[in-house]
Context: one part of a larger RNA
RNA sequence: ACCGGCGAGUUACAAUAACAUGCAAGGUUAAGCUUUGAGGAGCGGAGCCGAAGCGAAAGCGAGUCUUAACCGGCGAGUUAGUAUGUUGUUGUAGACCCGAAACUGAGUGAGCUAGCCAUGUGCAGGUUGAAGUUGGGGUAAAACCCAAUGGAGGACCGAACCAGGGUAUGUUGAAAAAUGCUUGGAUGACAUGUGGCUAGAGGUGAAAUUCCAAUCGAACUCAGAGAUAGCUGGUUCUCACCGAAAUAGCUUUAGGGCUAGCGUUGUGGUAAAGUGGUAUGAAGGUAGAGCACUGAAUGGUUGAUGGCCCCAUCUCGGGGUACUGAUAUCAAUCAAACUCCGAAUGUCAUACUUACAUACACAGCAGUUAGACUACGGGUGAUAAGGUCCGUGGUCGAAAGGGAAACAGCCCAGACCGCCAGUUAAGGUCCCUAAAUUCAUGUUAAGUGGAAAAGGAUGUGGAGUUGUUUAAACAACUAGGAGGUUGGCUUAGAAGCAGCCACCCUUUAAAGAGUGCGUAAUAGCUCACUAGUCGAAUGAUUCUGCGCCGAAGAUGUAACGGGGCUAAACAUGAUACCGAAGCUGCGGAUAGAUCUAGUAUCUAUGGUAGGUGAGCGUUCUUACAGCGGAGAAGCAUGACCGAGAGGACAUGUGGAGCGGUAAGAAGUGAGAAUGCCGGU
Numbered sequence: 001a002c003c004g005g006c007g008a009g010u011u012a013c014a015a016u017a018a019c020a021u022g023c024a025a026g027g028u029u030a031a032g033c034u035u036u037g038a039g040g041a042g043c044g045g046a047g048c049c050g051a052a053g054c055g056a057a058a059g060c061g062a063g064u065c066u067u068a069a070c071c072g073g074c075g076a077g078u079u080a081g082u083a084u085g086u087u088g089u090u091g092u093a094g095a096c097c098c099g100a101a102a103c104u105g106a107g108u109g110a111g112c113u114a115g116c117c118a119u120g121u122g123c124a125g126g127u128u129g130a131a132g133u134u135g136g137g138g139u140a141a142a143a144c145c146c147a148a149u150g151g152a153g154g155a156c157c158g159a160a161c162c163a164g165g166g167u168a169u170g171u172u173g174a175a176a177a178a179u180g181c182u183u184g185g186a187u188g189a190c191a192u193g194u195g196g197c198u199a200g201a202g203g204u205g206a207a208a209u210u211c212c213a214a215u216c217g218a219a220c221u222c223a224g225a226g227a228u229a230g231c232u233g234g235u236u237c238u239c240a241c242c243g244a245a246a247u248a249g250c251u252u253u254a255g256g257g258c259u260a261g262c263g264u265u266g267u268g269g270u271a272a273a274g275u276g277g278u279a280u281g282a283a284g285g286u287a288g289a290g291c292a293c294u295g296a297a298u299g300g301u302u303g304a305u306g307g308c309c310c311c312a313u314c315u316c317g318g319g320g321u322a323c324u325g326a327u328a329u330c331a332a333u334c335a336a337a338c339u340c341c342g343a344a345u346g347u348c349a350u351a352c353u354u355a356c357a358u359a360c361a362c363a364g365c366a367g368u369u370a371g372a373c374u375a376c377g378g379g380u381g382a383u384a385a386g387g388u389c390c391g392u393g394g395u396c397g398a399a400a401g402g403g404a405a406a407c408a409g410c411c412c413a414g415a416c417c418g419c420c421a422g423u424u425a426a427g428g429u430c431c432c433u434a435a436a437u438u439c440a441u442g443u444u445a446a447g448u449g450g451a452a453a454a455g456g457a458u459g460u461g462g463a464g465u466u467g468u469u470u471a472a473a474c475a476a477c478u479a480g481g482a483g484g485u486u487g488g489c490u491u492a493g494a495a496g497c498a499g500c501c502a503c504c505c506u507u508u509a510a511a512g513a514g515u516g517c518g519u520a521a522u523a524g525c526u527c528a529c530u531a532g533u534c535g536a537a538u539g540a541u542u543c544u545g546c547g548c549c550g551a552a553g554a555u556g557u558a559a560c561g562g563g564g565c566u567a568a569a570c571a572u573g574a575u576a577c578c579g580a581a582g583c584u585g586c587g588g589a590u591a592g593a594u595c596u597a598g599u600a601u602c603u604a605u606g607g608u609a610g611g612u613g614a615g616c617g618u619u620c621u622u623a624c625a626g627c628g629g630a631g632a633a634g635c636a637u638g639a640c641c642g643a644g645a646g647g648a649c650a651u652g653u654g655g656a657g658c659g660g661u662a663a664g665a666a667g668u669g670a671g672a673a674u675g676c677c678g679g680u
Stems, first nucleotide, its partner, number of pairs: 001680006011093013026049003032043004053060002063074003096234002099231001103224006114198009123188001125157003128153001132149006161185003165182005200216001202212002209218001237615006247260005261368002263365006273358001274356002276353007288341001289339002294335003298331004306323001307321005371396010401412003416588004421584003427578003430563003436575001438574006449565001455549002459546010476533005482506003487501003512527001516525002589605006595598001616669001618666007626658002634653005640647002
């Protein structure tokens, strides 16, 4: 891992609702007793519920309590209950099953390990050579010196022994801690044998929360015990009908609850009370707009106050101001917490309506209270987020099918079942790939299409506005582009061309006191402007369609799904076709409604949590009728029947029990629980 078996809403007692049955203003017995053919029957009225309530109570009573009384409160004014059973749900119990870490009690452990006690044992060999002693020297005597002797030491080297620092192997190991090589201690705070002591709210600890039997921030065993688990996982046959929620309030509450909202089932009644549409009326201060208020904010006029300057100065003052800038006013603006205004929607009410089919009340049972994206209106954030928080709608959730290559939330569309029929939606029609290599008119040349900004550009199409032009334009070429004058100033210089000022006059076809390059300054080149050659268009500008550049990423083209496309791209229009579980056709199933009562017509039948209904199968019991060695159950195979759970039949195998009908009772259905046991 697979296969097989086992494996989870039960039982008791209460309560409550529905249903069934009996009796009914009543219903019913409990313990117990008697009896029996042991199933049961009879007796038993204590007690319980109901038929009357109110008050604390005495008590009174369709009333009563309060009060002096009224008002007011609770009742009556509506007669149905009760007993038993079944089912749903709840409560108390382990209460659907499995699962803690823990807590408490009583015990068992120091044969592992920690420390201690008692008593034993062990430490090859080698080295060093303390004190002391002896001899000699030395001294007044000592001290001291030398030699020998001596044999000290948590001394040295190094086996046994002990340890475990490094490294390799090992890592489903040879081993639940080892092996190889190497290393440390090795007469000591040494190592070790045997016997003993200390116990879990504890012991022990050269101290690491270390050790206390492969277990230690509190051992192990059994018990309380099925501890508790607002948590995770699991919870077993079928079909039919309906079908949610992810919100509000409160919560030591936030991943849990309670009530409401939303679901379902039953019952009920009224003037169908509901939803939609139309009309009329009403409230309102949003979008927009506006500046009349409150504020913000720009420019002009005005110019208070203050500053500065001048005159005056004993005081009162006067004048000026390119400073400041109140107020008033003009113009143009801004606002969620501004409003002189002010919609559309939405809301409420009334009336009408041949649309739809709900709405409401009570009762039983729930689930939901983690929501997601999308469009629009907003807050927050950065007018970031697949962000977050509200509102309105949609889809998913709980929705399959077609499209978007693939793709819960986008577009189309809501699957009762069958069909080798038709027709459409979104989206498509060159090939992959069903259907147009369809038609008409344009655009694009960028593979734009098939990613992107500010910005940039004689790309190209369309529509304008405004110039020049056969009295010859635009471009090109030829020629001219002069004089006063080197204008004045400035300057070392300034001569068209550093800079400042002015920008005239003359000759002319035309020529600026000069457009740019250039020089130290001149010079030189060039332009404006003019003539000629040429001979028909040529400038500027606005709006707009489609394109271009801007454009760099990591495995491999990789930014059309691919091939490939110049249309098979884009725009506008047209006609066909394809295309879904949509719609239609034909056949069938189930449910409901209707009246003509027919195998009629119409409508409905996606579905998680969940509510409701109808069934299948397993084991056992009772009754009845059966099958079986002429072969039961089980097993295997097969093209049969049923909407399904399932049920027959035939053959083989097997070798002794088994099913049917009608009821009843449950240890009643397995794929999941890191399920349990076994097998392979």
Model confidence (mean pLDDT): 86 of 100. This is a predicted structure of a 680-nucleotide part of an RNA (large-subunit ribosomal RNA, domain II) from an uncultured Mycoplasmatota bacterium. It matches the Rfam family "Bacterial large subunit ribosomal RNA". Gene Ontology terms of the family: ribosome and structural constituent of ribosome.